[in-house]
RNA sequence: UUAUCAAGAGCGGCGGAGGGAUAGGCCCUGCGAUGCCCAGCAACCAGUAAGUAACACUUGCUACGGUGCUAAUUCCUACAGGUUCAAAUCGAAUCUGAAAGAUAA
Numbered sequence: 001u002u003a004u005c006a007a008g009a010g011c012g013g014c015g016g017a018g019g020g021a022u023a024g025g026c027c028c029u030g031c032g033a034u035g036c037c038c039a040g041c042a043a044c045c046a047g048u049a050a051g052u053a054a055c056a057c058u059u060g061c062u063a064c065g066g067u068g069c070u071a072a073u074u075c076c077u078a079c080a081g082g083u084u085c086a087a088a089u090c091g092a093a094u095c096u097g098a099a100a101g102a103u104a105a
Stems, first nucleotide, its partner, number of pairs: 001105005010038001012037003018028003022078004039070003044066002046062006074100001079097007
């Protein structure tokens, strides 16, 4: 920089106190968290088949290889705008986009 982020995946073993990126909220957790192992999920890279003149591209298949992932939508909101409700003001709900973050190349 580009793409994706509403799907999917554990009644296992070890080990023992924190964890969900940050802040706020809300949650998970001695009925054993985070982590490691095993097990599993998944086509991003990769391999392969068809279409095509052909690279590209599209569709399908493959979990052997490189990664990744396996509570809650990226758990929700953080910024901007729209709609509805309320209304003197403060505010509430909801939608869209962005930002931030994660993963791959």
Background
Predicted 3D model of a 105-nucleotide RNA (SAM riboswitch aptamer (S box leader)) from uncultured Rummeliibacillus sp. Rfam family: SAM riboswitch aptamer (S box leader). Rfam describes the family as follows. The SAM riboswitch is found upstream of a number of genes which code for proteins involved in methionine or cysteine biosynthesis in Gram-positive bacteria. The sequence is in RNAcentral, with records from MGnify.